[in-house]
RNA sequence: GGGGGUGUAGCUCAGGUGGUAGAGCACCGCCCUUUUAAGGCGAUGGUCGCAGGUUCGAAUCCUGCCACCCUCACCA
Numbered sequence: 001g002g003g004g005g006u007g008u009a010g011c012u013c014a015g016g017u018g019g020u021a022g023a024g025c026a027c028c029g030c031c032c033u034u035u036u037a038a039g040g041c042g043a044u045g046g047u048c049g050c051a052g053g054u055u056c057g058a059a060u061c062c063u064g065c066c067a068c069c070c071u072c073a074c075c076a
Stems, first nucleotide, its partner, number of pairs: 001072007010025004019056001028042004049065005
């Protein structure tokens, strides 16, 4: 340098055909318990990697770029 894959909450991951972004765990509060753990209830938390484009409307489609991984080639 060529090709492919991944990027969504603190972590691990969902998100048929474009139509108000979700789960589990963690964290926080409350209940329960002598206390802790376990269990129950609730709340918080998102520029959907970045920038453009298409569209009434984009996490989703198109283009460029960035990061990481795999692979091929080159150099040594």
Molecule: transfer RNA
Organism: Calditrichaeota bacterium AABM5.125.24